[in-house]
RNA sequence: AGCCGAUUAGCUCAAUCUGGCAGAGCAGAUGUCCUACAAACAUAAGGUUAAAGGUUCAAAUCCUUUAUCGGCUA
Numbered sequence: 001a002g003c004c005g006a007u008u009a010g011c012u013c014a015a016u017c018u019g020g021c022a023g024a025g026c027a028g029a030u031g032u033c034c035u036a037c038a039a040a041c042a043u044a045a046g047g048u049u050a051a052a053g054g055u056u057c058a059a060a061u062c063c064u065u066u067a068u069c070g071g072c073u074a
Base pairs, nucleotide, nucleotide: 001073002072003071004070005069006068007067010026011025012024013023020057029043030042031041032040050066051065052064053063054062
């Protein structure tokens, strides 16, 4: 220098055929239980889907550029 992949909740990851309600587990919070803690159970919260722009009635998803990380080639 060129090519490929990844980036979504605090963490690990989903979101199908490639557009149509943003989710799960764990962690944390609150409550029940317990003398207390843990465990268990219940409840609620937590997101500018890395950034900017474009296409579209509608974008995590498609297109362009940028950033970071990993890999391959030279």
The prediction has a mean pLDDT of 81. This is a predicted structure of a 74-nucleotide RNA (transfer RNA) from a Pyrinomonadaceae bacterium. Its Rfam family is "tRNA". It is annotated as a transfer RNA. Gene Ontology term of the family: triplet codon-amino acid adaptor activity. Lineage of the source: Bacteria > Pseudomonadati > Acidobacteriota > Blastocatellales > Pyrinomonadaceae. The RNAcentral record of the sequence draws on ENA.